[in-house]
Background:
Model confidence (mean pLDDT): 85 of 100. The RNA shown here (SAM riboswitch aptamer (S box leader)) has 103 nucleotides and comes from Thermoanaerobacterium butyriciformans. The model forms 97% of the base pairs in the Rfam consensus. It was read from a public genome assembly, where an Rfam model found it.
RNA sequence: CUCUUAUCAAGAGAGGUGGAGGGAGGAGCCCUAUGAAGCCCGGCAACCUGUCUUUGUGACAAGGUGCUAAUUCUCGCAGAAGGUUACUUCUGAAAGAUGAGGG
Repeated sequence: CUCUUAUCAAGAGAGGUGGAGGGAGGAGCCCUAUGAAGCCCGGCAACCUGUCUUUGUGACAAGGUGCUAAUUCUCGCAGAAGGUUACUUCUGAAAGAUGAGGG
C1' cells in the first nucleotide's frame, strides 16, 4: 500500500507542558488566547489477549492496540415517503476510522 471481516447513537480531566491552529478530503458549519495541534499524566472502552467457567450472545482482569467537542459534526451518491418544488424524514452505498487476520 492492498484484500477479507467486525464495529462506528454509549463512554472518557475545570490536570501539566506547549504555544496557533484544529475538526481525513470538497462544501458547510463549528472548536480555539476563557489557549489549537503535539507531548506527559489521568480517564473511557473491551477488538485481540489472560484467568475462571454452568462452554453462553458468560464473568473478571487490563498485557497489545484504540479512543478521550459536536452521530464517523453535517452534507456530497442511490432509493423511498412527504411537500408550498425551498426542502424535510428514513434506508442503503461510497469514503473514512479502529481492531483482527491475509497478501